Context: one part of a larger RNA
RNA sequence: UGACGGGGACCCGCACAAGCAGCGGAGCAUGUGGUUUAAUUCGACGCAACGCGAAGAACCUUACCAGGGCUUGACAUACUGAGGGCGUACUUAGAGAUAAGUAUUCUCCUUCGGGAGCCUCAAUACAGGUGGUGCAUGGUUGUCGUCAGCUCGUGUCGUGAGAUGUUCAGUUAAGUCUGGCAACGAGCGCAACCCUUACCUUUAGUUACCAGCAUUUCGGAUGGGGACUCUAAAGGGACUGCCGAUGAUAAAUCGGAGGAAGGUGGGGAUGACGUCAAAUCAUCAUGCCCUAUAUGCCCUGGGCUACACACGUGCUACAAUGGUCGGAACAGAGGGAAGCAACAGAGCGAUCUCAAGCAAAUCUCAUAAAUCCGAUCCCAGUUCGGAUUGCACUCUGCAACUCGAGUGCAUGAAGUCGGAGUUGCUAGUAAUCGCAGAUCAGCAUGCUGCGGUGAAUGCGUUCCCGGGUCUUGUACA
Numbered sequence: 001u002g003a004c005g006g007g008g009a010c011c012c013g014c015a016c017a018a019g020c021a022g023c024g025g026a027g028c029a030u031g032u033g034g035u036u037u038a039a040u041u042c043g044a045c046g047c048a049a050c051g052c053g054a055a056g057a058a059c060c061u062u063a064c065c066a067g068g069g070c071u072u073g074a075c076a077u078a079c080u081g082a083g084g085g086c087g088u089a090c091u092u093a094g095a096g097a098u099a100a101g102u103a104u105u106c107u108c109c110u111u112c113g114g115g116a117g118c119c120u121c122a123a124u125a126c127a128g129g130u131g132g133u134g135c136a137u138g139g140u141u142g143u144c145g146u147c148a149g150c151u152c153g154u155g156u157c158g159u160g161a162g163a164u165g166u167u168c169a170g171u172u173a174a175g176u177c178u179g180g181c182a183a184c185g186a187g188c189g190c191a192a193c194c195c196u197u198a199c200c201u202u203u204a205g206u207u208a209c210c211a212g213c214a215u216u217u218c219g220g221a222u223g224g225g226g227a228c229u230c231u232a233a234a235g236g237g238a239c240u241g242c243c244g245a246u247g248a249u250a251a252a253u254c255g256g257a258g259g260a261a262g263g264u265g266g267g268g269a270u271g272a273c274g275u276c277a278a279a280u281c282a283u284c285a286u287g288c289c290c291u292a293u294a295u296g297c298c299c300u301g302g303g304c305u306a307c308a309c310a311c312g313u314g315c316u317a318c319a320a321u322g323g324u325c326g327g328a329a330c331a332g333a334g335g336g337a338a339g340c341a342a343c344a345g346a347g348c349g350a351u352c353u354c355a356a357g358c359a360a361a362u363c364u365c366a367u368a369a370a371u372c373c374g375a376u377c378c379c380a381g382u383u384c385g386g387a388u389u390g391c392a393c394u395c396u397g398c399a400a401c402u403c404g405a406g407u408g409c410a411u412g413a414a415g416u417c418g419g420a421g422u423u424g425c426u427a428g429u430a431a432u433c434g435c436a437g438a439u440c441a442g443c444a445u446g447c448u449g450c451g452g453u454g455a456a457u458g459c460g461u462u463c464c465c466g467g468g469u470c471u472u473g474u475a476c477a
Stems, first nucleotide, its partner, number of pairs: 001477002003474003007471007015461002019425005026316008034307002042053002064302007073126001077125002080122005087104007106117004128291002131289003137285002139280003142276001144274001149188006155164003168179003194268004199236007209225002213223003239262001242256005318418001322377007334365003339358002344353003384415001389410007431453007
């Protein structure tokens, strides 16, 4: 100087407390361990691995296994020699990779000899490796933590390691600001500048809008309008600016006014010096090692989907604040051409047929659902719950057996609110309700977004956990 303390002081955080909803019990989905297996490819392991890499394993993917094949190779560059179009179509054998055969047959330059491009064969340098090492590395990422810290120059003090500044008194979300001080300044962080949301103005008015006027098939449909909504560009607006109190006449804090918004208005992006030999050689790049008739490459089939069990994360429930049936209403944000598909018709339905419109503020996906109104069920393992299984179908796709999703009918399991323990959340939040998108031929309870309805509690900081500052002890570095 640090680190540590079941030392001290001060402070903060959904850390506790106060509340709400869960998990832990059931069924299923998904990931992991274990076991099994020819293979169940590999990585990730306290927080910070376990719906993680994977924004989507039937083939492909695919790296794994079995079998069938290839060896200058699926891919790159160069060189030597030989031969020839390459390619396309078809036939045969085969699981296919592949092998054999038939038909057809090129461009440019040219001194008409040939040369070049391209392909095949042979030979050689070499290719190839999702093989090893993340404890050889780059790059990227997680975490402490959006915590308020981490440092430097000059000066001063100290023999020196170092100290000071950065400590102290207030204050702040903040090393934020003020005052004081052997310090004076500065840098990386904080804040602000950026995006979005909340209010207003101006400009603009189609595909959006419709107040007044007219027409109307009653649909902003038409004429028309530029007001409103909205869209999207430029501005304004909030700064403790104003008032009062407290404070030291400071910084600031508390209350108030005005205001759409008040003290960082809400949300996002943004992550200092460093820590964990943290993660990644399987995104990529790369040193070294290994491999070279295989640890490379092609193909068919299988596996990654197994199942006495254990754990994590979710979905659905156990019902009446509910289930079922009928009727009525209100979003936002997105996607669409190898696409989204209206209307009409067929089917109980999944879906199918025909097909208008739309590269979309125009057309379409697309009926939002919870909600409201009416009816019914009457506390039951039930008109709760939907697992499981049977039959019949639909769709995608060469192909749904291993191993897809959906529909109808039938079947109707566990489950009556969950032990010890444990998680999230402070406001348009929790809870609850649907909608969309990426991936994607098909496949979502996951993920990322979007809106609808919309709470309770917060005395407080004694305690648990994590963190910051100062101080103290130390046989630790």